[in-house]
Predicted 3D model of a 384-nucleotide RNA (Bacterial RNase P class A) from an Alphaproteobacteria bacterium.
The sequence is in RNAcentral, with records from ENA.
RNA sequence: CCAGACGGCCGGACGGCCGCUCCGCUCAGGCGGAGAGGAAAGUCCGGGCUCCACGGGAACGCGGUGCCGGGUAAUGCCCGGCGGGGGCGACCCCAGGGAAAGUGCCACAGAGAGCAGACCGCCCGCCCGCGCAAGCCGGCGGGCAAGGGUGAAAGGGUGCGGUAAGAGCGCACCGCGUCGCCGGCGACGGCGACGGCACGGCAAACCCCACCGGGAGCAAGACCAAAUAGGGACGGCGCGCCCCGCGUUCGCGCGGGCAGGCCGGGUUUCCGCGGCCGCCGUCCGGGUAGGUCGCGCGAGGCGCCCGGUAACGGGCGUCCCAGAUGAAUGGCCGUCGCCCGCGUCAUGCGGGUACAGAACCCGGCUUACAGGCCGUCUGGCGCU
Numbered sequence: 001c002c003a004g005a006c007g008g009c010c011g012g013a014c015g016g017c018c019g020c021u022c023c024g025c026u027c028a029g030g031c032g033g034a035g036a037g038g039a040a041a042g043u044c045c046g047g048g049c050u051c052c053a054c055g056g057g058a059a060c061g062c063g064g065u066g067c068c069g070g071g072u073a074a075u076g077c078c079c080g081g082c083g084g085g086g087g088c089g090a091c092c093c094c095a096g097g098g099a100a101a102g103u104g105c106c107a108c109a110g111a112g113a114g115c116a117g118a119c120c121g122c123c124c125g126c127c128c129g130c131g132c133a134a135g136c137c138g139g140c141g142g143g144c145a146a147g148g149g150u151g152a153a154a155g156g157g158u159g160c161g162g163u164a165a166g167a168g169c170g171c172a173c174c175g176c177g178u179c180g181c182c183g184g185c186g187a188c189g190g191c192g193a194c195g196g197c198a199c200g201g202c203a204a205a206c207c208c209c210a211c212c213g214g215g216a217g218c219a220a221g222a223c224c225a226a227a228u229a230g231g232g233a234c235g236g237c238g239c240g241c242c243c244c245g246c247g248u249u250c251g252c253g254c255g256g257g258c259a260g261g262c263c264g265g266g267u268u269u270c271c272g273c274g275g276c277c278g279c280c281g282u283c284c285g286g287g288u289a290g291g292u293c294g295c296g297c298g299a300g301g302c303g304c305c306c307g308g309u310a311a312c313g314g315g316c317g318u319c320c321c322a323g324a325u326g327a328a329u330g331g332c333c334g335u336c337g338c339c340c341g342c343g344u345c346a347u348g349c350g351g352g353u354a355c356a357g358a359a360c361c362c363g364g365c366u367u368a369c370a371g372g373c374c375g376u377c378u379g380g381c382g383c384u
Base pairs, nucleotide, nucleotide: 001380002379003378004377005376006375007374008373009372010371012336013335014334015333016332017331018330020035021034022033023032024031025030037355041366042365044364045363046362047361048360049217050216051215052214055271056270058268059267060266062213063212064211065210066209067081068080069079070078071077082096083094084093085092086091097208098207102206103205104202105201106200119148120147121144122143123142124141125140126139127138129136130135156174157173158172159171160170161169175197176195177194178193179192180191181190182189183188221293222292223291224290231284232283233282234281235280236279237278242257243256244255245254246253247252260277261276262275263274264273300319301318302317303316304315305314306313307312337353338352339351340350341349342348
């Protein structure tokens, strides 16, 4: 210098005028202060907070996660490892338990796709024909998974021996499986012995195993409180079966029991429990519109020190940092920066300035983003 890998950061600056929301001061006029993001986004995970549910037995299910260790309020997140794959390398990627419990699937091509398979081919024997012969053509009977071909995948791989040709048929190494020993908290790794290979792939197919999981969400929820409708008490009118008790003005009323219907937990069933079950006037209370709270001091930001490889944790100091609700955070002007186009020797002219934008809060993940900056590392070339 070129090419690349990883991590982090910024996201226009300054000034003037006029507005908007909130807070503080002021009798008032007014004055002072604060006012979007790294993603405020998608709403995909995990929590805080709030309300509801939270009786038992049995059966059936639903959703999620999936190597190991750690971090955390918690996680499907993060950190450090292990194993596999990719890259010369820095480094990157992996839903990464179980396929010798069962079921299912394996397109196209191909002879054969799962208790394999002779299409081409290789070898042996016999017969016919040709040839002096070696042999060749054709047919028949057998042997062979070494070679070719198909495929994502063809029943271990390479080499030597062996054989008519072949074959774990035999042997060595590698792979695989079982057992033992050693190292590691563990995932796992190393070594040795034995086994001649039995066990193809797919579980983001059903399934099996292990673990986790109540529901709804700030339109949660609480308080104040119109009209209309509904609820309770009182009064009046009315009322479903049967039984018992009391009262009775003999119409019935009150209380209890027995049934019945509806509602309550994921579903079903059994048992148990709780609530509710007629119309008109007066009063009362709940609740809707509307208003107030929830609602900004928090798993908080920044700095330093300590522990830890790290995620992170601890200590000390310091700071207070948006709270709208038909929903503020804006508009105009000037100077400068950056980008594009045109033009000039030069000053210049015109246009643009990313993605986006709070709505209960927090921790993650994912996605979008003009332009720019910093650090560490890798490969190559050149020079010393």
Its mean pLDDT, the model's own confidence on a scale to 100, is 76.